[in-house]
RNA sequence: GCCUUCGUAGUUUAAUGGACAAAAUAUUAGUCCUCGGAACUAAUGAUGAAGGUUCGAUUCCUUCCGGAGGCA
Numbered sequence: 001g002c003c004u005u006c007g008u009a010g011u012u013u014a015a016u017g018g019a020c021a022a023a024a025u026a027u028u029a030g031u032c033c034u035c036g037g038a039a040c041u042a043a044u045g046a047u048g049a050a051g052g053u054u055c056g057a058u059u060c061c062u063u064c065c066g067g068a069g070g071c072a
Stems, first nucleotide, its partner, number of pairs: 001071007010025004018055001027043005048064005
C1' cells in the first nucleotide's frame, strides 16, 4: 500500500428494513432480613463519526476514525 471483517448501555450479547432498540450483569433506590449476603420490585443508561437511498435504517451504499486478520 491492497483486501476481508468487526464497532450497539460500565461489561457481555440480541435485534438482518417496520419502531418504546431486547436481555443478562453492573450501579442506584425500595421491600425482606438481627446484620451482611441472597431474593423480589423499580429506576438509570447504548447503535463509532458524517453524508446518501428509502414512507421508514442498528440493518443497505459512500467516505472517514478505531480494532483484528490476510497478502505484498
This is a predicted structure of a 72-nucleotide RNA (transfer RNA) from a Patescibacteria group bacterium. NCBI's taxonomy places the organism under Bacteria, Bacteria candidate phyla. The sequence is in RNAcentral, with records from ENA. It matches the Rfam family "tRNA". Its family is annotated with triplet codon-amino acid adaptor activity in the Gene Ontology. Rfam's curators write: Transfer RNA (tRNA) molecules are approximately 80 nucleotides in length.